[in-house]
Source information: Large-subunit ribosomal RNA, domain I from an aquatic metagenome, 537 nucleotides, folded computationally. The full RNA is in RNAcentral, with records from SILVA. The coordinates come from a structure-prediction model, not an experiment, and the mean pLDDT is 81.
Context: one part of a larger RNA
This record gives sequence, structure tokens and C1' cells, in this order.
RNA sequence: CUUGCAAGGGAUCCCUAGGUAUCCAGAAGCGAUGAAGGACGUGGCUACCAGCGAAAUGCUUCGGGGAGUUGGAAGUAAGCUUUGAUCCGAAGGUGUCCGAAUGAGGAAACUCUACAUCUUCUUAUUUUGUUUAAUUAUAAGAAUGAGCAAACUCAGGGAACUGAAACAUCUUAGUACCUGAAGGAAAAGAAAGUAAAAACGAUUCCCUUAGUAGUGGCGAACGAAACGGGAGCAGCCUAAACCAGAAUAUCUGUAAAGAUAUUCUGGGGUCGUGGGAGAAAUUAUAAAAAGACAAAAAAAAUUAGGUGAAAUGGUUGGAAAGCCGUACCGUAGAAAGUGAUAGUCUUGUAACCGAAAAUCUAUUUUGUCUGAAUUUUAUCCCGAGUAGCUUGGGGCACGUGGAAUCCCGAGUGAAUCUGCGAGGACCACCUCGUAAGGCUAAAUACUCCUGAAUGACCGAUAGUGAACCAGUACCGUGAGGGAAAGGCGAAAAGAACCCCGGGAGGGGAGUGAAAUAGAACCUGAAACCGCAUGCUU
Repeated sequence: CUUGCAAGGGAUCCCUAGGUAUCCAGAAGCGAUGAAGGACGUGGCUACCAGCGAAAUGCUUCGGGGAGUUGGAAGUAAGCUUUGAUCCGAAGGUGUCCGAAUGAGGAAACUCUACAUCUUCUUAUUUUGUUUAAUUAUAAGAAUGAGCAAACUCAGGGAACUGAAACAUCUUAGUACCUGAAGGAAAAGAAAGUAAAAACGAUUCCCUUAGUAGUGGCGAACGAAACGGGAGCAGCCUAAACCAGAAUAUCUGUAAAGAUAUUCUGGGGUCGUGGGAGAAAUUAUAAAAAGACAAAAAAAAUUAGGUGAAAUGGUUGGAAAGCCGUACCGUAGAAAGUGAUAGUCUUGUAACCGAAAAUCUAUUUUGUCUGAAUUUUAUCCCGAGUAGCUUGGGGCACGUGGAAUCCCGAGUGAAUCUGCGAGGACCACCUCGUAAGGCUAAAUACUCCUGAAUGACCGAUAGUGAACCAGUACCGUGAGGGAAAGGCGAAAAGAACCCCGGGAGGGGAGUGAAAUAGAACCUGAAACCGCAUGCUU
């Protein structure tokens, strides 16, 4: 070196209990009625996991279900169960201690005291206050708030590495991160708009416009909008003028009362072909349609379930679902399981049926409430430290630029319809709109979570870090880091008994289809090691 055998090792094939992605539906919160998360207990025997809480492997009621049952998890003991257990669903009860943790303290799961925190609101009394507003204290009452939670949303703060082939404006980027607040969505929203001689008609999202117009140490780079096409569509309430009432203050007054001012309540009113009030005149005067709220009804839906068609003989085999023959069902030939590959064996599937209790809603009915129009005029009103301007910033795709529009600090400071703003400096004309109050569904974003489905997704060095008692073991003072580890067999039938041995291990026997399937268990590659054969030096 060759061949064979044995060992070693755990690749490969096959498998899947776990992942992963998408889609549909639901839900989108829990919490002082004590959460999330834990500690400690709890079983006849009980270390761990799971369940539960001193009523502790469970209690009660109401439904479902129908033969076994006392979790994983065997064993044994003792029980339960057709007088319906175990189990499944709904509603209750119990629920130690810590934890927002809330009587005080504390090094969490403990100590002390003895019935109790803070905050908010309501009521009563009370203090200050000229009145009011407000305020002090006490008492009583309240299902006020706090804390946690994956992403999505809005707001307040807000980097750097990086790119510019260095770097400072710029970029990264209003990103990461921190904080606050809320909802199932949030935000935005019914034109002081977009446009351009024609018009449109709240907001949001998608496509397009378009890498265009632009911005830019005109470098790197940043980067619209309208129109158009779609998704979805929904509009409303106030302030003021004016009227009425009440309270308080001041004035007049002998009093009654009156006037003025402020505040509160009710009516009125809400618009841009300007609207409204007032005054005058006319129509209609109470329903229709619509909206809001409340109650009820019945039907759906969710949370257990139920019915559910149709095959046998032979043959090989350890085993039939395979093969051969002859049948049957099909609104069911999806799928999984069963000793190999089953429409007709089991669970299911198609189809149909079903709720005592709880949740929830389109719909219907009933009740209550809201909600008029026209003309003339030219007296009144139409959101003020506001708009605008100066200055300093921010934000708009737009870096101060000719820089409009929007927001903020400081200063200044209008007009009320013959008004005011905008149309990218500014002015005129023209056009469009009506700021300085507020609400508003849908189309949009997201997935810690529940259910269903699917995959030219993975198949144990893959797929989640985690298929297995994994955020475990282990490492670190800590923040934090973070594994490895699946497969006997159809069924334990898991090898009684005998032999060698201290045992480990092995040889018989036995089980099994198979034991070179023997628990270091399916298959069992290579490296590496040994024994033997042959060849070569």
C1' cells in the first nucleotide's frame, strides 16, 4: 500500500413534536374590587414542571357530555363514578406574602404599630377676602388618579459615527435615543384654500406628476406641489349684535322702583352669489325626511357541543390500508391516525342542527330632544395685545436668498364689510377666500394577543437563542452575554431463569419480523485505531 473483519465516530437518508412568512376574522388593553411580574405554600407517598391559594392538584350554580377516572408520570395505597364522575363551556366564591404597594419602616416576598397614605372631586362647617372669584383648616363621602404593556400615533427634547474620497456650511437626521400623552387607531379636517380668464370645492391614503420644478461649499446631496386617475365620503356647534331673567356693586329716590356696570343662565345666531341682529312686510306654523340619546323586542355572531353516507373475499407478509377479484357512497375522493400505501376501520370532511349563562351588534318599535322660509333697509354685530411691521430664530423640498406662506422670543401695534387676507418680494387691476373659538365617522398605520387557512418556506450546525424543564446551565461586581442537547420497537413484549465476574460488562435462555432494533438503542459515511491476508522496501 491492498483486501477483509472488528471498533470508533455521528455525517447522510427518512421523520417531526418546533419554528417561519403571508392572508382572513377577532381583539387591541390590564390595574386601588390591588395589575403585570414574582416569593412561599398546596398532593397519602412529591425533587421538578404545570395547576391551584390556608376553601390551596381544588369549592358552588347553570349548561354540554356519556364511561371511565384521581395532571406531566410510572408505581403503590386509598377512593370517586349511570343517584352521571373525570372532562369541556358560562357565571360566581376563595385567592397567603411581595410588587404602583398605598398605616410606619425596609437590604422585595420581612419587621413594627393597630385599622390607617398622597392626590382629585363632592357636601357641610370654618379662615382670609369690600362683593365675586379664590383661599385656610376640619369632618363626612366617592368604583378620581397612580403602575404595567409589542408595535402603530401625536407632542416636548435631540446626537454621533458616516458621506462630502480631508473638513467647518451641508449630510447622516429631526434618524437613533430620552421624556410626556392618548386611542383602537392616532393625527388632520369642513377654505382668510387650490387655481387662472376656465374652473374646482373639508381631511386622509394610494397611483401619477417626478427624480420633474427647484434647493445646494450649485459640492456631496436634498427634493416638492397643483392638475389628472382611484380608495373613502358627512357634515356640524359656538363668540358677538339683540331679547328675557338672576346676583352683586354704585347712583337717584321717603318708599315702591329706576338707571349704569360686571358676572351668570336661557333664547337668538353662524355666513362669503357676504351673513346675522334690529326695524318693516309676507308665507308657513307642523308635519315629512334626518340626526342624537334612552328603553324594549326579535333575529344573527362569539364563548361548550350534536347528527353525519359507503367493503368484503382471496393472496404475500410479523402486521394489509399493498396486489388480485367483485361491490358500494359521494353536496363527504380535505386531512390525520390505525402493525406497509384506506373515499367506504377511527377521528373527521360536505351538509345540517344546537345555548341554561355571559358578551356583542346591523335591524325594528316606542319615548324624549334638536332642527322654518322670503323681501326691503344700511342703525348695530361678525372672535385684539390679535393681524401687520421691526429684530432674532425655527419650520416650509426652498441653506437669507428677490423669499411669499406657517410658527415662536422681544418690541411696536390696526381695521369691522366702503372691512380684512391671499394669489412666491412689492404696487395696481382682477380673481379667490373670510384669520385670530371648537367638534367630527370612513378610506390610512400597527400586532404583545385569540381563532381559521395557506406556503416552488426550514427540517435538528437548518428553522426562533430556545422542537428537549431555555433566556435554562454557565460567564460577568454589574449593565449584560449566553449554549449544548430530538428518533428502541407496531406494541415494553425493556430480556424471567442459569453461568463468569467485586462490579462494570459479557455468554446462554427467552421476547420480537428484526436484538449488528438492548435502552451508550432507526439508518450508521469519513478521519482515526486494531487484527488478519497479499505485495513492496